[in-house]
Context: one part of a larger RNA
RNA sequence: UUGGGCGUAAAGCGUCUGUAGAUGGCUUUUUAAGUCCGCCAUCAAAACCCAGGGCUCCACCCUGGAUAGGCGAUAGAAACUACCAAGCUGGAGUACGGUAGGGGCAGAGGGAAUUUCCGGUGAAGUGGUGAAAUGCGUAGAGAUCGGAAAGAACACCAACGGUGAAAGCACUCUGCUAGGCCAACACUGACACUGAGAGACAAAAGCUAGGGGAGCGAAUGGGAUUAGAUACCCCAGUAGUCCUAGUCAUAAACAAUGGAUACUAGGCGCUGUGCGUAUUGACCCAUGCAGUGCUAUAGCUAACGAGUUAAGUAUCCCGCCAGGGGAGUACGCUUGCAAGAAUGAAACUC
Repeated sequence: UUGGGCGUAAAGCGUCUGUAGAUGGCUUUUUAAGUCCGCCAUCAAAACCCAGGGCUCCACCCUGGAUAGGCGAUAGAAACUACCAAGCUGGAGUACGGUAGGGGCAGAGGGAAUUUCCGGUGAAGUGGUGAAAUGCGUAGAGAUCGGAAAGAACACCAACGGUGAAAGCACUCUGCUAGGCCAACACUGACACUGAGAGACAAAAGCUAGGGGAGCGAAUGGGAUUAGAUACCCCAGUAGUCCUAGUCAUAAACAAUGGAUACUAGGCGCUGUGCGUAUUGACCCAUGCAGUGCUAUAGCUAACGAGUUAAGUAUCCCGCCAGGGGAGUACGCUUGCAAGAAUGAAACUC
């Protein structure tokens, strides 16, 4: 190694693009590298194995024999892998025709609410809590009516619904732009899949510079509670939250489930789009493809469960795991403005 695993026990990179590499559809031909077969040479002796023999037996010793296997040479075979050449259309892609969508970027517009300011009415409270107090208020608050300004977020529709690689994406309109799906079958003709390194994107928080600052709100101050209360509750409130340009590269970045392909009972929905039937038409009925859910058979699983969106049956490629702690620490290196991130031990101990 034959012959372990990765939903929850240790273990799927946050996600994608893609280099090297690995793997790769159908038909015919060539070559003979892999492969198979024959033969040859060689792999000292001893040892192992088999047969026979010698020490009274055994251990031991002697004689003879042999397989498998390795390396090399040579004669062949041509199914498979590979190579050469030619072709095919089912995989993949392009074009044409439709179509759904909070996919992305930019610009413009809107109303509700909140807060503040101004003015009117009005007069003693208001606010808050388990109960209170701090707070605000006769310098006129709270309430109510009218006006103005600002910033942020977009009720209902709204869904177990849509879309995007993921992070994510929702008021309305416009412009630019990317991808998907269906149908038809015109074109190319294996152009595919995966992907070490590499690159791109990447919530929130944080950082740099310049704006902005309504509400909320780490820190902080005050009031309570309490034995104490550096908290939970209340009153305030800075950074931040928002925008622009950069940076950071981490999350329970989760479906705790890598990607691709094929196959393997059903039943019930939803979304997009077709075909048939029906009809004046829309429904109804039956059915295909793509997605998204529930339930369930076989088989799987330690169980929970999962079950055509597999955790079933198989193939290919990548990543990762190997008792707990020490420790995602130390050291070194790379990276970052920093905070940190990435890579990543050992002693010791149970």